This is a predicted complex of two RNAs, RNase P RNA and transfer RNA, with 449 nucleotides together. Rfam match: Bacterial RNase P class A. Rfam classes the family as a ribozyme. Its mean pLDDT, the model's own confidence on a scale to 100, is 78.
[in-house]
RNA sequence: CAAGAGACGGGGGCGAUCGCUGAUGCUUCAGCAUCAGAGGAAAGUCCGGGCUUCGCAGGGCAAGGUGAUUCGUAACGCGAAUCGAGGGAGACCUCAGGGAAAGUGCCACAGAAAAUAUACCGCCGUUUGGCCUUGCCGAACGGUAAGGGUGAAAAGGCGAGGUAAGAGCUCACCGCCGUGUUGGUGACAACACGGGCAUGGUAAACCCCACCUGAAGCAAGACCAAAUAGGAAGGCGUCUGAGGGCUGCCCGUCCAACGAGGAUAUACUCCUCACGUCUUCGGGUUGGUCGCAUGACACGAAGGGCGACCUUCGUGCAAGAUGAAUGAUCGUCACCCUGAAAAGGGCACAGAACCCGGCUUAUACCGUCUCAUGCCUU
RNA sequence: UGCCGGGUCAUCUAAUGGUAGGAUAGUGGACUCUGAAUCCACUCAUCUUGGUUCGAAUCCAAGCCCGGCAG
Numbered sequence: 001c002a003a004g005a006g007a008c009g010g011g012g013g014c015g016a017u018c019g020c021u022g023a024u025g026c027u028u029c030a031g032c033a034u035c036a037g038a039g040g041a042a043a044g045u046c047c048g049g050g051c052u053u054c055g056c057a058g059g060g061c062a063a064g065g066u067g068a069u070u071c072g073u074a075a076c077g078c079g080a081a082u083c084g085a086g087g088g089a090g091a092c093c094u095c096a097g098g099g100a101a102a103g104u105g106c107c108a109c110a111g112a113a114a115a116u117a118u119a120c121c122g123c124c125g126u127u128u129g130g131c132c133u134u135g136c137c138g139a140a141c142g143g144u145a146a147g148g149g150u151g152a153a154a155a156g157g158c159g160a161g162g163u164a165a166g167a168g169c170u171c172a173c174c175g176c177c178g179u180g181u182u183g184g185u186g187a188c189a190a191c192a193c194g195g196g197c198a199u200g201g202u203a204a205a206c207c208c209c210a211c212c213u214g215a216a217g218c219a220a221g222a223c224c225a226a227a228u229a230g231g232a233a234g235g236c237g238u239c240u241g242a243g244g245g246c247u248g249c250c251c252g253u254c255c256a257a258c259g260a261g262g263a264u265a266u267a268c269u270c271c272u273c274a275c276g277u278c279u280u281c282g283g284g285u286u287g288g289u290c291g292c293a294u295g296a297c298a299c300g301a302a303g304g305g306c307g308a309c310c311u312u313c314g315u316g317c318a319a320g321a322u323g324a325a326u327g328a329u330c331g332u333c334a335c336c337c338u339g340a341a342a343a344g345g346g347c348a349c350a351g352a353a354c355c356c357g358g359c360u361u362a363u364a365c366c367g368u369c370u371c372a373u374g375c376c377u378u
Numbered sequence: 379u380g381c382c383g384g385g386u387c388a389u390c391u392a393a394u395g396g397u398a399g400g401a402u403a404g405u406g407g408a409c410u411c412u413g414a415a416u417c418c419a420c421u422c423a424u425c426u427u428g429g430u431u432c433g434a435a436u437c438c439a440a441g442c443c444c445g446g447c448a449g
Stems, first nucleotide, its partner, number of pairs: 001374002004371007012333007020037007039349001043360002046358005051217004058251004063213005068082005083097001084095004098208002103206002105202003120148002122144010156174002159171003175197001176195008221290004231281008243255003259273005264267001297316008335346004379448007388402004396432001404420005425441005
């Protein structure tokens, strides 16, 4: 210098004018002054947690999720380190990465055969027929899985021996399986011995195994004020019990209403009233306060750890709306583009809504560090 | 703001993980004196991007768009 890999930072500054929201202070109640006022993703709402409401035990099933190992964390499907597989010349990158020798299903077309292996062509043997008889062309029976062909995938690979031809039939190497030893916390790795190969793929198909999960969400919820029809219809039940309670089902458990009168056909019947409860419809209010920002907080230093992260000390308090503030215009500087200049144009993605930890997605442009490869120069 | 549901020709609607089909509409032709109806042929799609798989409309993830519910 070229072409790459990884980890990060910033993503406008200053001034003027006019406005908006909150807090504090003053006030003649008109307003005035001071201070503060979006992000790395505030986004998607994809995960996890805090917080709140719903239990006066609990258990089982179902459903859903996750899936190498060890750590980190409040927790996670997140992160770190490591292992294994795959890719790359390398830095490095990617992986939903348990189980297919528990079972079931599926594998289109093609192909002989798609999983109890099979036999289309081929190769070989025996018997036999024909002919143009050192041979060729057939038929029957049998052997074979080397070769061909099909497919995404074909029943260990490759070489040698062996054989009529062949074949783990035998042997070496590689792969696979089993056992053991050693190393490692572990996933796993290395080595040794044994086995002649049994076990095709698919679980982001059902499923099995291990672990995890109660539901709903700040429009949660608490309180004050105001308002009004505790209204209507229908179902079920009143202890032989409807319905409700952790919200799918079951068991269990707890709570739970009051029964009364009448009719007749004397019944597990009907009607009326009362009470309880469920569903649907309807009426009123359409205001305020809290929740609501001191928190798994931020910054700095020291220490521990390979690292994610943890511990201690010090300092700081940093938006809080509710039809919803955080803005607009001008000047100037910086940066980028066009242009010889003058000048002109541009300046990303995007806007908090109870709060945090992650992930994912969007992001003009500028900049920093480390590493690997090639070439050149010294 | 929070929580749910769904995306297939222009429209409606099918499709066990295995050639994306049908109807209406459109275009051309046949039939007819002309038009309609009828018949034949053609055109037009899996929201986007990745992943799993031999193979994806279908399974999984992320994004985009549309719709619904609430005190």